[in-house]
RNA sequence: AGUCGAGGGGUAACAGUAAGUGCUUGCACUUAGCUGACGACCGGCGAACGGGUGCGUAACGCGUAUGCAAUCUACCUUUAACAGGGGGAUAGCCCAGAGAAAUCUGGAUUAAUACCCCAUAAAAUUGCGAAGACACAUGUUUUUGCACUUAAAACUUCGGUGGUUAAAGAUGAGCAUGCGUCCUAUUAGCUAGUUGGUAAGGUAACGGCUUACCAAGGUGACGAUAGGUAGGGGGCCUGAGAGGGUGAUCCCCCACACUGGUACUGAGACACGGACCAGACUCCUACGGGAGGCAGCAGUGAGGAAUAUUGGUCAAUGGACGCAAGUCUGAACCAGCCACGCCGCGUGCAGGAUGACUGCCCUAUGGGUUGUAAACUGCUUUUAUAUGGGAAGAAACCUUUGGACGUGUCCAAAUCUGACGGUACCAUACGAAUAAGCACCGGCUAACUCCGUGCCAGCAGCCGCGGUAAUACGGAGGGUGCAAGCGUUAUCCGGAAUUAUUGGGUUUAAAGGGUGCGUAGGCGGAACUUUAAGUCAGUGGUGAAAUGCCGUAGCUUAACUACGGAACUGCCAUUGAUACUAUAGUUCUUGAGUAUGAUUGAAGUGGGCGGAAUGUGUCAAGUAGCGGUGAAAUGCUUAGAUAUGACACAGAACACCAAUUGCGAAGGCAGCUCACUAAGUCACAACUGACGCUGAGGCACGAAAGCGUGGGGAGCGAACAGGAUUAGAUACCCUGGUAGUCCACGCCGUAAACGAUGAUUACUCGAUACUGGCGAUAUACGGUCAGUGUCCAAGCGAAAGUGUUAAGUAAUCCACCUGGGAAGUACGUUCGCAAGAAUGAAACUCAAAGGAAUUGACGGGGGCCCGCACAAGCGGUGGAGCAUGUGGUUUAAUUCGAUGAUACGCGAGGAACCUUACCAAGGCUUAAAUGCAGGGCGACGGAAUGGGAAACUGUUCUUUCUUCGGACGGCCUGCAAGGUGCUGCAUGGUUGUCGUCAGCUCGUGCCGUGAGGUGUCGGGUUAAGUCCCAUAACGAGCGCAACCCCUAUCUUUAGUUGCCAUCGAGUAAUGUCGGGGACUCUAGAGAAACUGCCAGUGUAAACUGUGAGGAAGGUGGGGAUGACGUCAAAUCAUCACGGCCCUUACGUCUUGGGCCACACACGUGCUACAAUGGUAAAUACAGUGAGAAGCCACCUGGUGACAGGGAGCAGAUCUAUAAAGUUUAUCUCAGUUCGGAUUGAAGUCUGCAACUCGACUUCAUGAAGUUGGAAUCGCUAGUAAUCGGAUAUCAGCCAUGAUCCGGUGAAUACGUUCCCGGGCCUUGUACACACCGCCCGUCAAGCCAUGGAAGUUGGGAGUGCCUGAAGUCGGUAACCGCAAGG
Repeated sequence: AGUCGAGGGGUAACAGUAAGUGCUUGCACUUAGCUGACGACCGGCGAACGGGUGCGUAACGCGUAUGCAAUCUACCUUUAACAGGGGGAUAGCCCAGAGAAAUCUGGAUUAAUACCCCAUAAAAUUGCGAAGACACAUGUUUUUGCACUUAAAACUUCGGUGGUUAAAGAUGAGCAUGCGUCCUAUUAGCUAGUUGGUAAGGUAACGGCUUACCAAGGUGACGAUAGGUAGGGGGCCUGAGAGGGUGAUCCCCCACACUGGUACUGAGACACGGACCAGACUCCUACGGGAGGCAGCAGUGAGGAAUAUUGGUCAAUGGACGCAAGUCUGAACCAGCCACGCCGCGUGCAGGAUGACUGCCCUAUGGGUUGUAAACUGCUUUUAUAUGGGAAGAAACCUUUGGACGUGUCCAAAUCUGACGGUACCAUACGAAUAAGCACCGGCUAACUCCGUGCCAGCAGCCGCGGUAAUACGGAGGGUGCAAGCGUUAUCCGGAAUUAUUGGGUUUAAAGGGUGCGUAGGCGGAACUUUAAGUCAGUGGUGAAAUGCCGUAGCUUAACUACGGAACUGCCAUUGAUACUAUAGUUCUUGAGUAUGAUUGAAGUGGGCGGAAUGUGUCAAGUAGCGGUGAAAUGCUUAGAUAUGACACAGAACACCAAUUGCGAAGGCAGCUCACUAAGUCACAACUGACGCUGAGGCACGAAAGCGUGGGGAGCGAACAGGAUUAGAUACCCUGGUAGUCCACGCCGUAAACGAUGAUUACUCGAUACUGGCGAUAUACGGUCAGUGUCCAAGCGAAAGUGUUAAGUAAUCCACCUGGGAAGUACGUUCGCAAGAAUGAAACUCAAAGGAAUUGACGGGGGCCCGCACAAGCGGUGGAGCAUGUGGUUUAAUUCGAUGAUACGCGAGGAACCUUACCAAGGCUUAAAUGCAGGGCGACGGAAUGGGAAACUGUUCUUUCUUCGGACGGCCUGCAAGGUGCUGCAUGGUUGUCGUCAGCUCGUGCCGUGAGGUGUCGGGUUAAGUCCCAUAACGAGCGCAACCCCUAUCUUUAGUUGCCAUCGAGUAAUGUCGGGGACUCUAGAGAAACUGCCAGUGUAAACUGUGAGGAAGGUGGGGAUGACGUCAAAUCAUCACGGCCCUUACGUCUUGGGCCACACACGUGCUACAAUGGUAAAUACAGUGAGAAGCCACCUGGUGACAGGGAGCAGAUCUAUAAAGUUUAUCUCAGUUCGGAUUGAAGUCUGCAACUCGACUUCAUGAAGUUGGAAUCGCUAGUAAUCGGAUAUCAGCCAUGAUCCGGUGAAUACGUUCCCGGGCCUUGUACACACCGCCCGUCAAGCCAUGGAAGUUGGGAGUGCCUGAAGUCGGUAACCGCAAGG
């Protein structure tokens, strides 16, 4: 995908020539195949190449190595021979016809290198022979004889080209074979032309390739068959390698060409741009019929996250045809698009500090950073732009000339030929001129700050970040990395020793089969010999090229390309070696087995026998309960139970012995005895001679429960019934009770079937106990063999642990594991009567699940111990009224904080104003402090007066010093202040609580891989980690105790304001006075108490004692003192402080109000309910502390609160009735002579002021309440209870509160079982925010996925049968032709 006129008949188109016609004289027309050429046609060659794609294919498809003695091969090369004669057609052209078209039909005529016949012919074909040689089984080959069959084409310029036959080569193709080549066994059996044979057919060729007949084979656990997926290789990516993943570009092979089938032609096809048939789809149509196949190059549509131009040229390389010129060539070479990749280059270089401005940050008068960065100065010009020059790739063919051979071949020279392209490249000009982004900055991982946001918005590869100080979000400044790229996403390898051949494991993390026997397989003792399969070495062939590696070379370099080398670790063949494994043979005894003799045992199977217990029955005797439980009830019993005795019967299990024992392969096995069966061990060394080990499939055994058939059934006892318990109780407890448990036979085949530890063999320190043998005797032994346990060395192990009975060191074989859940589930299959067993996933989901050990915490775990913790007691709260605090509600505000214990008479030790932080209203812009700067003034202050609620704001009068520089004072402005505004979860400080509990730690050493342990544990003892003993610990620190204060006794010193015995004075009386230091007391110093002494117990520490002594006795009593830490405990409102917020207000001043409200609830208290009392009268005894704007004696007045006078006292000097108590009287059990709330009236005092909102007094009034439910609090001795007193705060006081002081003054503690809290040791843990932990299941709503369902609908597959296209093969009648053919 055409080409050839140099095969042919020819002439539709074009050009030329010749002739003719018209004439306008160079135009038009006609004729002529005459010439160049040439549409269509006959004929030859090609079209089977080149180009595309990966549907199918798990296959001799591919790769590699062989074979064809079983084959073909056009064109090409070489060699040999030949081409004589004849014939009939047919396309085209012409005529006629049908049809819309595609196209078709008929007639006449014609050529060839088209077709046919005859001749010639062998090294061809076939048949029959003869002789020799060779090999690989059939066989192959050489020489030769006879017979049969079959060839050819011409063209020509006469040189040649082409043709036929035969042989050989080369090339290409075909066939066969060994080895290699994905996943699934939830695919285990498959196969009728199937496997083989004989014969025939067919093919280029072998072959069940096809057919007929015969035989019954063939294949498979070394994976057949089936299903799924997939083109294979060279290579590519990754990896240290072994491997893992992959099969784009380039090369080789295969398959395909709309889907399926079929053949034709041809050397070659069952043919991408050929044919026929069937089908789907698209298009044309006159509705009768026709046409088509981009997985060629461009291009279009669709799909998609996504992939380019309907370009140029045959100039080069290659191909087809041709003699050639040449034609054709979306092969190819170029150009266009795309940062898709690789490579190279640039965006400038040097100097330049006032380290400029801006920006950003900070510890902010100032620094740091951006940053030599910029500006500025000098230099360079790749690139861009402009202008000019300008390639290599070209060698040939053809033509011309020359030469050699001798007329067409070769050689030489010249001429001609460029798509890319005016491209690469070069020169000149110009001027820093034309050129930087993206990601990231918590760790991994290089690089940090500010602002905004406030579990929001968002980030995220993993861990994770964000809830008001975010290096993690967003922005900015700065920085880091890479760079014409940078990030994201997807996939593959690596890291991953996380499938482990190199190179893992299985006691507890996932993982040893329940146990044995045994088939295949794997592995296997000693010696010698054989062979040479494995193994090792040499050699030969092959392992295409490209790729990769090394070395050179070419484009300015590189990427890229070329050349050379090594490599290609493989396969085949051949020659050798023989140690090991293997093969074959001979021998051996130690592995294994046998014999002989002893011996052991709950080993197995079957039979017989026994006693205790239980139940039932009968009898006797006996009377009211028995039984059962934490307590009861159901149940049994006057119809006589239970308990007791006797007799009888039944079934099941076998006390003591008995054990840490024994036996068995495991499950398992227990009264005694008999029979049968099996096994182990020891001794001896007689026999066999490796007979062995393990063991996928297979077979057998296999607790309990369960199933089937038939028995049996005393006790026990699922289910079930009843009674209890309980909120419920389908449970635990009780009373009954069926199946079952028992026996025989048959199933099931599982268990935490466990030593959670497969079997066998060898080796490797010891101690001790037990069982069975043996060493003549044995209580002896470094005894010995086999078995069963415990402890330990080395080693191993993550540790716990294990440790000759290995989890050590080695070897062989089997089984099993690979994150958790889903799940040992679903589906499928096998087994089973069933129950169910065996085998055994995935979707989806999570970032863990898990092991061992550590420290804590916890336990309705254990042991020891303590505490007003319980118990034993005493008194309260909870009920009433009131006070006070809180919640809630209300309010303009009821300021804020504290909230289980550890908030609630708390901050507040004192809210009428103030306080005050809150609210309303009215003002100020700085009240007060500090300093600086600037400005102006002479004030400030005082007095009077106006407005006003006041704060505040007006008016009038008065008013400095000076050396003239200023000082002083106040005013204005700026900086500065101020905030009880927020965050106690940013903090300091302070505080509560566990808890005055006895604990908490450290250094060095030791132990452990480590967390960590030891010390600090153990035995005692104590209030105590107090002390003693023991001890791989030895010491030390903070805590305990002691030291400090008060108190109890004594001594001493001192003696006023205290005291008064003695002496004196005085008074109505009093230490009143002189005096005294004796006593009390005061306040300094000291003594005293230490288990020191005694007795007992004990090693000691220590304990016991009605001991002694002593004021006090075992820390005498009390206080101060609070370890490491816990509760993100409390407090930003004591104070301080980071950050944030307000600044004519969230600051500050003032008046008034509020903090005091009031259906209610709670806490803490006071007073009571009365006679252990109330009232009245009389009377006794304290201690601490306070006092000058104070305490106030005393006097007077008042009923009184108090008032008016008035001594003393800055205090051991003065001031204050202590009360309960005692004595007397009265009340007589009542809502009272109890109780005092509430209310009315009148007052007093403080204070500027008592209305909201003070206390007190007097008179009157006289509420609830008669001892308090559930529950709950305090207290162990001078304590509880009870009684009064003082003080702080304070003008006064809501104080019944708080803190102290003294008076009177008990009861009880058996004891540690229980409640609460705590300490030590130990144990378990799935907790670590630590039991207020963790965690399981159902359910509401919503969302996601899925199943079932009367049916209905579509698709796919297997098998059987019916119809059956094209086509191939075969058969066949008549006629024409020699034949081909028709």